[in-house]
RNA sequence: AAGCGAUAAAGGCAAACCACGGGAAACCGUGGGACGCAAAGCUAUAGGGCCUGUAAAAUGGCAGCCAGCUACCGAA
Numbered sequence: 001a002a003g004c005g006a007u008a009a010a011g012g013c014a015a016a017c018c019a020c021g022g023g024a025a026a027c028c029g030u031g032g033g034a035c036g037c038a039a040a041g042c043u044a045u046a047g048g049g050c051c052u053g054u055a056a057a058a059u060g061g062c063a064g065c066c067a068g069c070u071a072c073c074g075a076a
Base pairs, nucleotide, nucleotide: 004074005073012037013036017032018031019030020029021028022027035064041069042068043067047066048065049062050061051060
């Protein structure tokens, strides 16, 4: 350095659901709340996939599906 991930240390994120707000919807924001997460950090025409929508069509949405990029710690 790569790889790997512990009943380690320090810290981090926050599913469902609820309230309020936005949206035609998918879904999103804020607060509450923790199912989980070693990348649950970032990236959505210019990788694949999924959802909404439509007669057909994303220029709408999802990164907590895979993927790409970057990163803290250090037992075996």
This is a predicted structure of a 76-nucleotide RNA (c-di-GMP-I riboswitch aptamer) from a Clostridiales bacterium.
The sequence was found by an Rfam model in a public genome assembly.
Rfam family: c-di-GMP-I riboswitch aptamer. Rfam links the family to the GO term cyclic-di-GMP binding.
NCBI's taxonomy places the organism under Bacteria, Bacillati, Bacillota, Clostridia, Eubacteriales.
The coordinates come from a structure-prediction model, not an experiment, and the mean pLDDT is 85.